Large-subunit ribosomal RNA, domain VI from a Lachnospiraceae bacterium, 265 nucleotides, folded computationally.
Model confidence (mean pLDDT): 89 of 100.
The sequence was found in a public genome assembly.
It matches the Rfam family "Bacterial large subunit ribosomal RNA". Gene Ontology terms of the family: ribosome and structural constituent of ribosome.
The source organism's lineage runs through Bacteria, Bacillati, Bacillota, Lachnospirales and Lachnospiraceae.
Context: one part of a larger RNA
RNA sequence: CGUAGGAUAUUUGAGAGGAGCUGUCCUUAGUACGAGAGGACCGGGAUGGACUGGCCGCUGGUGUAUCUGUUGGCUUACCAAGGCCAAGGCAGAGUAGCCAAGCCGGGAGGGGAUAAACGCUGAAGGCAUCUAAGCGUGAAGCCCCCCUCAAGAUGAGAUAUCCCUAUUGAAAAGAUAGUAAGACCCCUUGAAGACGACGAGGUAGAUAGGGCAGAGGUGGAAGUGCAGUAAUGUAUGGAGCUGACUGCUACUAAUCGGUCGAGGG
Numbered sequence: 001c002g003u004a005g006g007a008u009a010u011u012u013g014a015g016a017g018g019a020g021c022u023g024u025c026c027u028u029a030g031u032a033c034g035a036g037a038g039g040a041c042c043g044g045g046a047u048g049g050a051c052u053g054g055c056c057g058c059u060g061g062u063g064u065a066u067c068u069g070u071u072g073g074c075u076u077a078c079c080a081a082g083g084c085c086a087a088g089g090c091a092g093a094g095u096a097g098c099c100a101a102g103c104c105g106g107g108a109g110g111g112g113a114u115a116a117a118c119g120c121u122g123a124a125g126g127c128a129u130c131u132a133a134g135c136g137u138g139a140a141g142c143c144c145c146c147c148u149c150a151a152g153a154u155g156a157g158a159u160a161u162c163c164c165u166a167u168u169g170a171a172a173a174g175a176u177a178g179u180a181a182g183a184c185c186c187c188u189u190g191a192a193g194a195c196g197a198c199g200a201g202g203u204a205g206a207u208a209g210g211g212c213a214g215a216g217g218u219g220g221a222a223g224u225g226c227a228g229u230a231a232u233g234u235a236u237g238g239a240g241c242u243g244a245c246u247g248c249u250a251c252u253a254a255u256c257g258g259u260c261g262a263g264g265g
Stems, first nucleotide, its partner, number of pairs: 001152001005163007015149004021049007033038001051106005059100004066093005071086006110144003117137004164265001165177004182260004186202005207253003210249005216242003223236005
């Protein structure tokens, strides 16, 4: 820009893409078959491999603004307690998120038309012949069924709901203007994201931050008392600290505003 008014939701599916794999074991059954050795078709069930989609409750990895320990140095005048630098200095743990080695699922089943092949009926050609007319069975393959995208499918689809003026023009066509439904700019932002986009919100508000409470993590703070010459231990006290998680709460910031947007099709 188009989709013969302007919108908001929900959709149909022409078409396109994806998937399509397979082992072992049990049973049928030591049956059919076979002198024996051996040993099935068909059917039913279980459990794997690789591949693939999703997820983080479990097992774990990471987790550089979490907690703790600790070496050397500088520093807050000193002690104590801290801060900083040294690959996060090093080390031990670890929430959320992300992830696999973890967990769940998938390729199941069915239909249609067929290939090779196997048939029925059947002439040419009194017989025979699956083929010439006609009719069947038949594959991991083909088309559907399954999953995803999809009306710029210009063949531009469908359904529901919302909106419905003035001026000019004799009228119509048309033109102009501020608007309607609605949308955008702007702002707070997100399990969304390179940026656009998408989602949640913008005071009639829990959108983000903060605060409070909790979960989870770390692992026993500082100060003081006590014991010990001291290092240190112990009590106060599952203490103190705590990023992303959960709930509550307008304290802070989403203020005030601006723009576009139909005319009865």